[in-house]
This is a predicted structure of a 350-nucleotide part of an RNA (small-subunit ribosomal RNA, central domain) from an uncultured bacterium.
Context: one part of a larger RNA
């Protein structure tokens, strides 16, 4: 390379948007680039294959035929498929209209519980902490309790293999602005679609810059314990940080360890958001569309397991893998304030 693969063995990009590219629904007319058929030319000779011949045979040699699976141009046709062009269609896709659901996003305002601190009252000797203790706090009145105040952060119950979002993620309440999905209808457009190398955007936590904020928690650090030691686990403190604004960073077991899209392929049972029908009904039953779980055939799988939310059967496009270590290292390059990130080897060795 041809391949074979990517849930767990190596391997799905963290996620989206999207230029180029690749791929693409139904009907019909034209063209004929691909495609198919015929003819012509060429495909040197030798070699190769077949037949028969000459050296006594063979090797070898010479003769005839075939093949040279190709190319080209030319030419003549064909039109199923691909392509291209014209006309049309509505099932894919999108728009409109009518609805209900939602912690989707951003901003502003508000609320109560709790912790801490401050002030005052009551009150007196302990509190706190642990396996047990001690460090620590407390007669300068702590802990406990009552009243008032300050401030920051997070929102108990509801809460749910429940909801929303592309992923990261999102949870007190109200208001404003705003994105998406779903159901019903079938008015409109008429293939406008799928995927997507580069590119752009988003992207938990930690971290960085500037300025704020700082209640609780808490790397580092200090002390007390434990221990042979204890640079830990436990305890008492505690700085960065955690919070806000703006900017940077761009990584995670960024996981469903499972790329996106479409179609098809037994069922059963929950739950969530719609719609429809029946029954007299709070309700019940049935049908249907979208999500989210469990169980389970066929099939798949090395097994575990997956199983209409596929890891089944197929098609399209992208990404990635190719023994372990060396190594996600070195060098170079790009990006970054830095930390570092991205790309990414080889020698050697088993």
């Nucleotide at each position: 390379c041809u391949g074979g693969g990517u849930g767990u063995a190596a391997a799905g990009g963290g996620a989206g948007c999207g230029c180029a590219g690749g791929u693409g629904g139904c009907u019909u007319g034209g063209c004929a680039a691909g495609c198919c058929a015929g003819a012509a030319g060429u495909g040197a000779a030798a070699g190769c294959c077949c037949g028969g011949g000459g050296c006594u045979u063979a090797a070898c040699c010479g003769c005839g035929g075939g093949a040279c699976u190709g190319c080209u141009u030319u030419u003549u046709g064909g039109a199923a498929c691909u392509g291209u062009u014209g006309a049309g269609c509505u099932g894919g896709a999108g728009u409109g209209c009518a609805g209900g659901a939602g912690g989707g996003g951003c901003a502003a305002g508000c609320g109560g519980a709790a912790u801490u601190c401050c002030u005052g009252g009551u009150g007196u000797a302990g509190c706190g902490g642990u396996g047990a203790a001690a460090u620590g706090c407390g007669u300068a009145g702590a802990u406990a309790u009552c009243a008032g105040g300050a401030g920051g952060a997070a929102c108990a119950c509801c809460g749910g293999u429940g909801g929303c979002g592309a992923a990261g993620g999102c949870g007190g309440c109200u208001u404003g602005c705003u994105g998406g999905a779903c159901u019903g209808u079938a008015a409109c457009u008429g293939a406008c679609a799928c995927u997507g190398a580069g590119g752009c955007u988003c992207g938990a936590a930690a971290g960085c810059g500037u300025g704020g904020g700082g209640a609780g928690c808490g790397a580092a650090c200090a002390g007390g314990a434990u221990u042979a030691g204890a640079u830990a686990c436990c305890c008492u403190g505690g700085u960065a940080g955690u919070c806000c604004a703006c900017g940077c960073g761009g990584u995670a077991a960024a996981c469903g360890a499972u790329g996106a899209a479409u179609a098809c392929u037994a069922g059963g049972u929950g739950u969530u958001g719609g719609g429809g029908a029946g029954c007299a009904a709070a309700g019940c039953u049935c049908c249907u569309c979208g999500g989210u779980g469990c169980c389970g055939c066929c099939g798949c799988u090395a097994a575990c397991g997956c199983a209409u939310u596929a890891a089944g059967u197929a098609u399209u496009c992208c990404a990635c893998c190719u023994g372990g270590g060396g190594a996600g290292u070195a060098c170079g390059u790009u990006c970054g304030c830095a930390a570092g990130a991205a790309u990414g080897a080889a020698a050697c060795u088993c």
The coordinates come from a structure-prediction model, not an experiment, and the mean pLDDT is 86. Its Rfam family is "Bacterial small subunit ribosomal RNA".